[in-house]
RNA sequence: GCCGCCUUAGCUCAGCUGGCAGAGCACGUCACUCGUAAUGACGGGGUCCGGGGUUCGAAUCCCCGAGGCGGCU
Numbered sequence: 001g002c003c004g005c006c007u008u009a010g011c012u013c014a015g016c017u018g019g020c021a022g023a024g025c026a027c028g029u030c031a032c033u034c035g036u037a038a039u040g041a042c043g044g045g046g047u048c049c050g051g052g053g054u055u056c057g058a059a060u061c062c063c064c065g066a067g068g069c070g071g072c073u
Stems, first nucleotide, its partner, number of pairs: 001072007010025004019056001027043005049065005
C1' cells in the first nucleotide's frame, strides 16, 4: 500500500430480504425466607462508532472517515 470482517444497553451478542430497537447476564423494586442466597414478578437503561447521501421511511442500502481483528504484498 491492497483486500476482507467487526463496531447495537454496563458486559456478551441477536436483529442487517428497509417499516415499533431486542435477548441473556448485570442493576433497581417487590414477593418468598428468621436472615442471606436461589427462585419468581415488575421496572430503569440505547438517539445502533462519526459525518454525508438515497428513500415516504435507514441499525439495515451507498459514499467518506475513526477504532479493532485478520490476510496479502